[in-house]
This is a predicted structure of a 347-nucleotide part of an RNA (small-subunit ribosomal RNA, central domain) from a marine metagenome. Its Rfam family is "Bacterial small subunit ribosomal RNA". The literature on the family includes a 2001 paper in Science by Yusupov et al., "Crystal structure of the ribosome at 5.5 A resolution". The coordinates come from a structure-prediction model, not an experiment, and the mean pLDDT is 88.
Context: one part of a larger RNA
RNA sequence: CUGGGCGUAAAGGGCGCGUAGGCGGUCUUUUAAGUUAGGCGUGAAAGCCCCGGGCUCAACCUGGGAACUGCGCUUAAGACUGGAGAGCUAGAAAACGGAAGAGGGUAGUGGAAUUCCCAGUGUAGAGGUGAAAUUCGUAGAUAUUGGGAAGAACACCAGUGGCGAAAGCGACUUUCUGGCUAUUUUCUGACGCUGAGGAGCGAAAGCGUGGGGAGCAAACAGGAUUAGAUACCCUGGUAGUCCACGCCGUAAACGAUGUCUGCUAGAUGUCGGGGGGUUGCCCCUCGGUGUCGCCGCUAACGCAUUAAGCAGACCGCCUGGGAAGUACGGUCGCAAGAUUAAAACUC
Numbered sequence: 001c002u003g004g005g006c007g008u009a010a011a012g013g014g015c016g017c018g019u020a021g022g023c024g025g026u027c028u029u030u031u032a033a034g035u036u037a038g039g040c041g042u043g044a045a046a047g048c049c050c051c052g053g054g055c056u057c058a059a060c061c062u063g064g065g066a067a068c069u070g071c072g073c074u075u076a077a078g079a080c081u082g083g084a085g086a087g088c089u090a091g092a093a094a095a096c097g098g099a100a101g102a103g104g105g106u107a108g109u110g111g112a113a114u115u116c117c118c119a120g121u122g123u124a125g126a127g128g129u130g131a132a133a134u135u136c137g138u139a140g141a142u143a144u145u146g147g148g149a150a151g152a153a154c155a156c157c158a159g160u161g162g163c164g165a166a167a168g169c170g171a172c173u174u175u176c177u178g179g180c181u182a183u184u185u186u187c188u189g190a191c192g193c194u195g196a197g198g199a200g201c202g203a204a205a206g207c208g209u210g211g212g213g214a215g216c217a218a219a220c221a222g223g224a225u226u227a228g229a230u231a232c233c234c235u236g237g238u239a240g241u242c243c244a245c246g247c248c249g250u251a252a253a254c255g256a257u258g259u260c261u262g263c264u265a266g267a268u269g270u271c272g273g274g275g276g277g278u279u280g281c282c283c284c285u286c287g288g289u290g291u292c293g294c295c296g297c298u299a300a301c302g303c304a305u306u307a308a309g310c311a312g313a314c315c316g317c318c319u320g321g322g323a324a325g326u327a328c329g330g331u332c333g334c335a336a337g338a339u340u341a342a343a344a345c346u347c
Stems, first nucleotide, its partner, number of pairs: 004318003007301002012315001014201002017198001021194003025088002028085004033081002035077008049065006091191001092188001094186002098181001103177003107173003110154001114150008125136002162169002206247006215241002220236004258314006266292012296303002320347003329340004
């Protein structure tokens, strides 16, 4: 190189955008680079292989042939790939008027709850647990009523519902803004797919600066439990959780299933459109999201038009376990560390 794979055995990049590259609809003309066929030249000798010959055989030596699958030139073909020209509309974009949505940013507003503060009522407990204690309380707690402050999160609606590329997104209003999608025609005319590098986004925790701090709560302290208890339970409680800006760049970042396209029985629920009918409903259809189920696939489990089926294009990745996602070096980072990534040795 050929070959085999990646849901769970090793293996899909966290996610999209996109450069180079790879691949690319339909019709026609042309070209002749790839491609195919013929010819010519070359492809040293030795060696290898085949048929002979010579040393008594063999090794060895020697004659001839084949081969040297290649390269160059040339003649021709024109299907396919490529190049050039002219078209087409089924791919892909665009337009008009629609629809749905926790998609994103910004500013403002609201109610319930919690804690704290002030005041009233009121009196001896409250709290907590398996049981207790630490803790709070006669300096008046807990409970209850009224008033005030603060921060954070948005009950019900809520749904294998919706939106987003993923991470993720849930009170209400404002404003700015991205994407998706059905219908009808119109319009551009292959403008497409993928995507090494690259650059961007990226939960939580963590880091820097400045705010904020109600509740919760690593660390920490105490009380219990226990043989011990650096835990589970309880009382407290600081970072943090929140905001702004800047880093970090990782997760069981999971559907453990890369993206795109075409094809291949159905049944049933649901979300958003469109069309139709005999309109408490029913039928057809497009786009999502679920469940079940043929063919087929699979080691089995299971998957099954949202494929793990049948095919094609491109990328990523795997190659026994441990050592190890470690060491060293490089790059990035304030750091924590991230990324790239071995070997000895061992079974």